[in-house]
RNA sequence: GGCGGGAUAGAGCAAUGGCAGCUCAGCGGGUUCAUGACCCGCAGGUUGAAGGUUCGAAUCCUUCUCCCGCAA
Numbered sequence: 001g002g003c004g005g006g007a008u009a010g011a012g013c014a015a016u017g018g019c020a021g022c023u024c025a026g027c028g029g030g031u032u033c034a035u036g037a038c039c040c041g042c043a044g045g046u047u048g049a050a051g052g053u054u055c056g057a058a059u060c061c062u063u064c065u066c067c068c069g070c071a072a
Base pairs, nucleotide, nucleotide: 002070003069004068005067006066007065010024011023012022013021018055026042027041028040029039030038048064049063050062051061052060
């Protein structure tokens, strides 16, 4: 250099072009003598970057960056 897969909250992952969500972690409250467990709630995202298509893009197209794999 060629081909394929991936990049979304602190971590692991969803999301068939139409409000970005789940689990764990974090914070607050309840419960408890207390801790853990359990229950309720909250916060946290410019969806890797730039551009394009579209009324509307995490999703489709182009280029680039990074990670993993295949062949040689």
Model confidence (mean pLDDT): 85 of 100. The RNA shown here (transfer RNA) has 72 nucleotides and comes from a Phycisphaerales bacterium. RNAcentral holds the sequence, with entries from ENA. Rfam family: tRNA. About the family: Transfer RNA (tRNA) molecules are approximately 80 nucleotides in length. By type it is a transfer RNA.